[in-house]
Predicted 3D model of a 108-nucleotide RNA (SAM riboswitch aptamer (S box leader)) from a Coriobacteriales bacterium. NCBI's taxonomy places the organism under Bacteria, Bacillati, Actinomycetota, Coriobacteriia, Coriobacteriales. Its Rfam family is "SAM riboswitch aptamer (S box leader)". Rfam links the family to the GO term regulation of gene expression.
């Protein structure tokens, strides 16, 4: 980026997985995660081509290199702060704002 896209593949593995925590929902012994191979998607970075007269920069293309990704969906609500309400309190509800993650690039 997080709009969209792409695996009912093979091997290994053997109980978890959907980022973390709680609750739900879903997938999973008709075999989860992880690892390897094959296939694919996309086009973030680089290379290359092309156009803008050249450089710079940008658009478009390509898919060679570096990543990434390939159930559904950043899955839903909450997590933190403030306000209001309830209540003796704990709690609970509502509103507002934030936060977190993912990917890339860069740095050490």
């Nucleotide at each position: 980026g997080c709009c969209g896209c792409a695996g009912c593949g093979g091997g290994u593995g053997g109980a978890g997985g959907g980022a973390c925590c709680g609750a739900g929902c879903c997938c999973u012994g008709u075999g989860a995660a992880g690892c390897c191979c094959c296939g694919g998607c996309a086009a973030c970075c680089g290379a290359c081509g092309u156009c803008g007269a050249a450089a710079g920069c940008g658009g478009c293309g390509c898919a060679c290199g570096g990543u990434g990704c390939c159930a559904c969906a950043u899955c839903u609500c909450g997590g933190c702060a403030g306000g209001c309400a309830u209540g003796a309190a704990a709690u609970u509800g509502c509103c507002u704002g934030g936060a977190a993650g993912a990917u890339g690039a860069g740095g050490g």